The prediction has a mean pLDDT of 79. This is a predicted structure of an 89-nucleotide RNA (c-di-GMP-I riboswitch aptamer) from a Gemmatimonadota bacterium. NCBI's taxonomy places the organism under Bacteria, Pseudomonadati, Gemmatimonadota. Its Rfam family is "c-di-GMP-I riboswitch aptamer". Rfam links the family to the GO term cyclic-di-GMP binding.
[in-house]
RNA sequence: CCCCGAGAAAAGCACCCCGGCCGUGAGGCCGGUCCGCAAAACCAAAGGGUCCCGCCUCCAGCAGGGACGGAGACAGCCAGGUUGCCGAA
Numbered sequence: 001c002c003c004c005g006a007g008a009a010a011a012g013c014a015c016c017c018c019g020g021c022c023g024u025g026a027g028g029c030c031g032g033u034c035c036g037c038a039a040a041a042c043c044a045a046a047g048g049g050u051c052c053c054g055c056c057u058c059c060a061g062c063a064g065g066g067a068c069g070g071a072g073a074c075a076g077c078c079a080g081g082u083u084g085c086c087g088a089a
Base pairs, nucleotide, nucleotide: 004087005086012037013036017032018031019030020029021028022027035076041082042081043080047078048077049074050073051072052070053069054068056066
């Protein structure tokens, strides 16, 4: 230095839910809370996935399925990229 990650220490993030604001929506931001996290930091304009909106079309009573468009959402879905704290075996 790399791999690795402990009933270690220090510092940190914050699911669900609740309140406020924003968005048609997925969802986002702030506060509370604390399920969890060794990258739960950043990247959605390299990939897959899920979801939302619009439009077209098929079936149709409803539900639902598919194609297309989105500089739409999710980085706490997976893989990947960049950066980074601490340290035993």